[in-house]
RNA sequence: GGUGGGGUGGCUGAGCGGUUGAAAGCGAUGGUUUCGAAAACCAUUAUACCCGCAAGGGUAUCGUGAGUUCGAAUCUCACCCCCACCG
Numbered sequence: 001g002g003u004g005g006g007g008u009g010g011c012u013g014a015g016c017g018g019u020u021g022a023a024a025g026c027g028a029u030g031g032u033u034u035c036g037a038a039a040a041c042c043a044u045u046a047u048a049c050c051c052g053c054a055a056g057g058g059u060a061u062c063g064u065g066a067g068u069u070c071g072a073a074u075c076u077c078a079c080c081c082c083c084a085c086c087g
Stems, first nucleotide, its partner, number of pairs: 001086007010026003018070001027045006046061006063079005
């Protein structure tokens, strides 16, 4: 340099045009249970900005930027990073 595969919440990882930050598991926090724990069960659990006393609500974000489309994590292009192979 070329070809192929990949980049999704704290971690793993599904989703491959159409209601949903986006399944599931792990982890974390709170609770039930227990004498106490473990296990089990239940609930919650991304980030930024804005509104709000709070509770809560809104918008954006799927590596980065642009494009296609009524609609993009998903398709196209460029770039960045990781892995494998070839030279």
Transfer RNA from a Candidatus Nealsonbacteria bacterium, 87 nucleotides, folded computationally. The coordinates come from a structure-prediction model, not an experiment, and the mean pLDDT is 80. Rfam family: tRNA. By type it is a transfer RNA. The sequence was found in a public genome assembly.